[in-house]
RNA sequence: CACGAUAAAGGCAAACCCCGAGUGAUCGGGGGACGCAAAGGAAAGGGUCUUUAAUCUGCUUACAUAGCUGCGCUGCAAUAACAAAACACUUUAGAUAGAGUUUAAAGAUAGCCUUACUACCGAAG
Repeated sequence: CACGAUAAAGGCAAACCCCGAGUGAUCGGGGGACGCAAAGGAAAGGGUCUUUAAUCUGCUUACAUAGCUGCGCUGCAAUAACAAAACACUUUAGAUAGAGUUUAAAGAUAGCCUUACUACCGAAG
C1' cells in the first nucleotide's frame, strides 16, 4: 500500500413482518439476518426501475378522434414470477378489451457496475 488471516476489537444489515412518507420506483423508524473488508458518504458515466407527456404498434367483431386500471382474491412451500377464475372500475352502441415500442423531462437505486473522495485493524505478500 492498489493487500485482506480460521487474528483481535468492533461495524453494517437482504428477504420478510409491523408503523409511517410518496401517484410510483423507493425511502425513514422498529423487529429480523441473506450476505458485506468499504454493504461508509457522493447520482459524474453506464445499467435497471418509476411517473408524466408525446410517439408508433397491438388488443377490443373494426388500421375506433374512446379505453388499455386494481397496495384486491385464489393456487403452487410462497412474499415474487407464473397461471386461472370472479368482482369492481374505464371507455364504448355493445366488454368477449384492459398490452407493448421509442423519445423527452423529472425522479429512484451507492446491497448493479464504473468513477473520484473518506475511513478501523493488521498477519502473509
c-di-GMP-I-GGC riboswitch aptamer from a Planctomycetota bacterium, 125 nucleotides, folded computationally. Of the family's consensus pairs, 95% are formed in the model. The organism belongs to Planctomycetota, within Bacteria. The coordinates come from a structure-prediction model, not an experiment, and the mean pLDDT is 78. The sequence was found by an Rfam model in a public genome assembly. It matches the Rfam family "c-di-GMP-I-GGC riboswitch aptamer". Its family is annotated with cyclic-di-GMP binding in the Gene Ontology.